[in-house]
RNA sequence: GGGGGUAUAGCUCAAAGGUAGAGCAUUCAACUGCAGAUCGAGAGGUCACCAGUUCAAACCCGGUUGCCCCCU
Numbered sequence: 001g002g003g004g005g006u007a008u009a010g011c012u013c014a015a016a017g018g019u020a021g022a023g024c025a026u027u028c029a030a031c032u033g034c035a036g037a038u039c040g041a042g043a044g045g046u047c048a049c050c051a052g053u054u055c056a057a058a059c060c061c062g063g064u065u066g067c068c069c070c071c072u
Base pairs, nucleotide, nucleotide: 001071002070003069004068005067006066007065010024011023012022013021018055026042027041028040030038048064049063050062052060
């Protein structure tokens, strides 16, 4: 230098155009002598950034940036 993959909650990951979810972690409550385990409830997100298409974009098109892989 060329090509490909990837970016979503604190962490690991779903969501294949129509209000963003799960597990773990965390908070509260139940249970317990205390804790753990278990069960219930809650909080937590400008969906990396910029622009475009669309009535509507996390999702589709283009570009930028970070990370990973391949070629040279």
Record summary:
Transfer RNA from Nematostella vectensis, 72 nucleotides, folded computationally. Its Rfam family is "tRNA". By type it is a transfer RNA. Gene Ontology term of the family: triplet codon-amino acid adaptor activity. Its mean pLDDT, the model's own confidence on a scale to 100, is 84. The RNAcentral record of the sequence draws on Rfam. The organism belongs to Nematostella, within Eukaryota.